Overview
This is a predicted structure of a 504-nucleotide part of an RNA (small-subunit ribosomal RNA, 5' domain) from an uncultured bacterium. The RNAcentral record of the full RNA draws on ENA and SILVA.
Context: one part of a larger RNA
RNA sequence: AUGAACGCUAGCGGCAGGCCUAAUACAUGCAAGCCGAGCGGUAGAGGGUAGCUUGCUACCCUUGAGAGCGGCGUACGGGUGCGGAACACGUGUGCAACCUGCCUUUAUCAGGGAGAUAGCCUUUCGAAAGGAAGAUUAAUAUCCCAUAAUAUAAUGACUGGCAUCAGUUAUUAUUGAAAGCUCCGGCGGAUAGAGAUGGGCACGCGCAAGAUUAGUUAGUUGGUGAGGUAACGGCUCACCAAGGCGAUGAUCUUUAGGGGGCCUGAGAGGGUGAUCCCCCACACUGGUACUGAGACACGGCCCAGACUCCUACGGGAGGCAGCAGUGGGGAAUAUUGCACAAUGGGCGCAAGCCUGAUGCAGCAACGCCGCGUGAGGGAUGACGGCCUUCGGGUUGCAAACCUCUUUUAGUAGGGAAGAAGCGAAAGUGACGGUACCUGCAGAAAAAGCACCGGCUAACUACGUGCCAGCAGCCGCGGUAAUACGUAGGGUGCAAGCGUUGUCC
Numbered sequence: 001a002u003g004a005a006c007g008c009u010a011g012c013g014g015c016a017g018g019c020c021u022a023a024u025a026c027a028u029g030c031a032a033g034c035c036g037a038g039c040g041g042u043a044g045a046g047g048g049u050a051g052c053u054u055g056c057u058a059c060c061c062u063u064g065a066g067a068g069c070g071g072c073g074u075a076c077g078g079g080u081g082c083g084g085a086a087c088a089c090g091u092g093u094g095c096a097a098c099c100u101g102c103c104u105u106u107a108u109c110a111g112g113g114a115g116a117u118a119g120c121c122u123u124u125c126g127a128a129a130g131g132a133a134g135a136u137u138a139a140u141a142u143c144c145c146a147u148a149a150u151a152u153a154a155u156g157a158c159u160g161g162c163a164u165c166a167g168u169u170a171u172u173a174u175u176g177a178a179a180g181c182u183c184c185g186g187c188g189g190a191u192a193g194a195g196a197u198g199g200g201c202a203c204g205c206g207c208a209a210g211a212u213u214a215g216u217u218a219g220u221u222g223g224u225g226a227g228g229u230a231a232c233g234g235c236u237c238a239c240c241a242a243g244g245c246g247a248u249g250a251u252c253u254u255u256a257g258g259g260g261g262c263c264u265g266a267g268a269g270g271g272u273g274a275u276c277c278c279c280c281a282c283a284c285u286g287g288u289a290c291u292g293a294g295a296c297a298c299g300g301c302c303c304a305g306a307c308u309c310c311u312a313c314g315g316g317a318g319g320c321a322g323c324a325g326u327g328g329g330g331a332a333u334a335u336u337g338c339a340c341a342a343u344g345g346g347c348g349c350a351a352g353c354c355u356g357a358u359g360c361a362g363c364a365a366c367g368c369c370g371c372g373u374g375a376g377g378g379a380u381g382a383c384g385g386c387c388u389u390c391g392g393g394u395u396g397c398a399a400a401c402c403u404c405u406u407u408u409a410g411u412a413g414g415g416a417a418g419a420a421g422c423g424a425a426a427g428u429g430a431c432g433g434u435a436c437c438u439g440c441a442g443a444a445a446a447a448g449c450a451c452c453g454g455c456u457a458a459c460u461a462c463g464u465g466c467c468a469g470c471a472g473c474c475g476c477g478g479u480a481a482u483a484c485g486u487a488g489g490g491u492g493c494a495a496g497c498g499u500u501g502u503c504c
Stems, first nucleotide, its partner, number of pairs: 001502002004500005011371005018363001019329001024327003028324003033072003038069002044063009079282003089206007098199002103195007111145004121134005151174010180187002208254003215245003220242008257279004261272004284305004307318004335361001337360003343357001344355004374404004384395004408445001410440005418431001421428002448493005453474003459488005469476002
């Protein structure tokens, strides 16, 4: 010093932290949705008209879930530290070898057409999960044509550089965009350029232990060509060559997330990587890709495996290393809480909806900090205890007693800021009747723990008798023990004190 644990003890508050072990298995609830100002439109509700069988049918108007198509998000936020000794991380460069949705800005466009498909309806299979067929319908879904930029190729000209080259421009050829909605205020669409943001890749240096690991490597090292990628590259493939690394420690084995930091120390250094921030890796185990600006995707898909559950035995479902919570493991680590009021995020023109992010509350002295458990006076130095040389000493101005105060706790009254936005207005605070302020009563309700042989501050009596026991080291105890046990006294810390573990 500590993310601590254990023993004894315990009044209050503020702030911070709280599974270090089994990346063990998980019941239950919640943790990612939103948009009707993209689309077709239903059930239902209200009103009206008509028919009449007087409570039903049809039509119209208004409103309108749930589901569906479509769009954006779900790649963020949150968790964990398995793996990984590596350009993973840190730092400094480079990309003339790259991408970037939403956002900002600049320029130019938005012309014409088409066929489907969910939904709905009908039929049907299945225990379920879930399907199948037919008919029919829409779009900011899909497709075609036009036009344009871009891109690619060829040719010509010009400029620049850093080797491969980069840029500008002209002609020709090829390719090749778009979407509407509206409450009329707006919100959107396409292409190209630039920016911003975020990423990708490469390199210099730094980056654990073992030589009781000395040789290692076959896509291996390089070349040519091709494929692939946003992009360079053995990244992949065909062929060719035989290289590449290594005592300046290759290879192998073991261990380990890295950093900012944190602890210690005068520093150098040593140790460490909880909380907070940045990066990386992972999401039951292993593998593959799809969609997309972005994933090889924690609460997406597919395959294989282990495990659990449902089943009508044909077949299906699942993944808390999200927040709570449960079993288990362990010396050991909390509530199946409240709220979206604030901050932030997603969607939406907005209202708003969602948000176990977050803001708060609960639990436990786990830590740090602060406060209190009273203050002043008071001697016949009371009683009692302990010791005694029996005179007394000590506990001790301590108590009693007198005079005061009322922090904190208690109780009563008042009572916030955090709120800006939004909304026509009304209104809108989880925390919370909390913090804070005022009044009231009463010293009233609040001290323990360890130690006292030396190191090391603090001593006597009794009991025990190498016994019982103590102990960090030296060592105490065998009849006068300041070292064991108890008592009185003392010392040190104090709502804590001591022990144990670990680091300096």

Its mean pLDDT, the model's own confidence on a scale to 100, is 86.